[in-house]
Context: one part of a larger RNA
């Protein structure tokens, strides 16, 4: 590993993408006919041997003897042929078997006529062997032996008295004679060796592709022409170019994987601009007068210099109410007034293309709420710190009154939340139901323009993908619960993170990012 857990007990990385690594659809020779050899089962004869019963003939039973039949017995090879190279040449040796021919025996025939089996001969045949070239898709896996120090382990045989142990013993007429010190395991890598499913890996697509013949350049030269020595053939070997023939010439589906093209659609998805609401405040103007705020009560606070309120209109910053949902979209963080541009996504439908292009992912990398940090802008409203006023035993809070940073908004940083579904990502499979959100088909369904088509809304089905919900579990789980938290001791589909009593401790120290605030990584002592 086998074989442990991750919803809430420790614990899934915020989200995506992403190299290394891992891991990855289906499919090519199956199958059948025949011959033949072990080894083994069952039936059924024969000799022969030994019981039993016979006086004997015989008859019965077994056999670890010996040799037949059969079953189309089982099991394990070998060969042939079915479109089926088993590496191929030179050469050597040559067994079985096959054809002629020649002599012998036994039978047979009228008969050297025919069968059988013996010994010569001559051809044919031939990987059961040696040698020496030319090539060869290549691992993994398995299976055999060789190798792999002993002791140790496990185990044989042995009366160390027994045992642990030891390797020794054991017989006899002590003259000798005699068995032993087995054997198994010994996994990785290498050796050698049958074996070809499984897994990869290579082949022929601009054919620079096989064979098979032929024609050229070229290179090298053994051997023979009586001897040497030069020159050219011939001839055998390399290479390299061309020509012709032969073939069933050569391209697997098209994965309810997956990328692309394509139609009409969807979305409160980004991004730029535009454009609208109402409230806030605020200043100006207008009416009116005696209080207004605020609270559990009050105070701080405002207010005849007219406060609070009423009225017109304006400004300026933010925000986008109802409609708003168990309703949409995004990769998550997130995302809501009009309209226009700008590029992106999904899901659907396709008799549309490419054909493994894939899935998870160390490293690395985009985005990443609010807070926070640097410069600008900009400050309407709330509003950390601050200041008062209550309340109280105190109140450095909670409740009121004002306030700075900040809250918006640009360009930069930070990278982190209960970033929650506290539940990784892809892929099958297991259960019933009706809602809804996209999109596709259907139907003498309604209705609108009216008046038939064609379009829209709606009704009522099916299909695919989507946020969810009920209801059951012959499931699962400590249970709460969960159609996933099943399909798990009946344990294994792929692949990534990550946990391992409570405390120190997300400290401390080192590294490394940050302008900082802090991020990431990240312990021990010691207690319990």
């Nucleotide at each position: 590993u086998u074989g442990c857990a991750g919803u809430u007990a420790a614990a899934a990385a915020g989200c995506u993408c992403g190299u290394a690594g891992u891991u990855g659809a289906a499919u090519u020779u199956u199958g059948g006919a025949c011959c033949u050899g072990g080894c083994u089962g069952g039936g059924u004869g024969g000799u022969c041997u030994u019981g039993c019963c016979g006086a004997a003939a015989g008859g019965u039973a077994a056999g670890c003897a010996c040799u037949g039949c059969u079953c189309u017995g089982g099991u394990c090879g070998g060969g042939u042929c079915u479109u089926u190279c088993c590496u191929u040449c030179u050469g050597g040796g040559g067994a079985a078997c096959c054809u002629g021919u020649g002599u012998g025996c036994u039978c047979u025939u009228a008969a050297u006529u025919g069968a059988g089996u013996g010994c010569g001969c001559a051809g044919g045949g031939g990987a059961u062997c040696c040698a020496g070239g030319a090539c060869u898709u290549u691992u993994a896996c398995u299976u055999u032996g060789a190798a792999a120090a002993a002791a140790u382990u496990a185990g044989a045989g042995u009366g160390u008295u027994u045992a642990a142990a030891g390797c020794a013993g054991g017989c006899u007429u002590a003259c000798g004679c005699u068995u032993g010190a087995a054997u198994a395991c010994a996994u990785u890598a290498g050796c050698a060796u049958g074996g070809a499913a499984u897994a990869a890996u290579a082949g022929a697509a601009u054919a620079g592709g096989a064979c098979u013949u032929u024609g050229g350049u070229u290179c090298u030269a053994u051997u023979u022409u009586g001897u040497u020595g030069g020159u050219u053939u011939c001839u055998a070997g390399g290479a390299c170019c061309g020509a012709a023939g032969u073939a069933a010439u050569g391209a697997u589906u098209a994965a309810u994987a997956g990328g692309g093209a394509u139609a009409g659609u969807u979305g409160g998805g980004g991004g730029c601009a535009u454009u609208a609401g109402u409230a806030u405040u605020u200043a100006a103007u207008u009416g009116u007068c005696a209080g207004a705020g605020g609270u559990g009560a009050a105070a701080u606070u405002c207010u005849u210099g007219g406060a609070u309120u009423u009225a017109u209109g304006a400004a300026a910053g933010a925000c986008u109410a109802a409609c708003u949902u168990c309703u949409g979209c995004g990769a998550a963080a997130g995302c809501a007034u009009u309209u226009g541009c700008c590029a992106a996504g999904g899901a659907u439908g396709u008799u549309u293309u490419c054909a493994u292009u894939a899935a998870u992912c160390a490293a690395g990398a985009a985005c990443g709420a609010a807070a926070g940090u640097u410069a600008g802008g900009g400050g309407a409203u709330c509003g950390a710190a601050g200041a008062c006023g209550a309340u109280c035993a105190g109140a450095u809070a909670c409740c009121g009154u004002c306030g700075u940073a900040g809250u918006c908004u640009u360009a930069a940083c930070c990278a982190u939340a209960a970033a929650c579904u506290a539940u990784g990502c892809c892929g099958a499979c297991u259960a019933g139901g009706g809602a809804u959100c996209g999109g596709a088909c259907g139907a003498c369904g309604u209705u609108a323009a009216a008046u038939a088509a064609u379009u829209g809304a709606c009704u009522c089905g099916u299909u695919c993908g989507g946020c969810a919900c009920c209801u059951u579990a012959u499931g699962a789980g400590a249970a709460a619960u969960c159609a996933a938290a099943g399909u798990u001791u009946u344990u294994g589909g792929g692949u990534u993170c990550c946990g391992g009593g409570g405390g120190g401790a997300g400290u401390a120290u080192g590294g490394u990012c940050g302008c900082a605030a802090g991020g990431c990584u990240g312990a021990a002592a010691c207690u319990u």
The part of an RNA shown here (small-subunit ribosomal RNA, central domain) has 528 nucleotides and comes from an uncultured fungus. Rfam family: Eukaryotic small subunit ribosomal RNA. Its mean pLDDT, the model's own confidence on a scale to 100, is 82.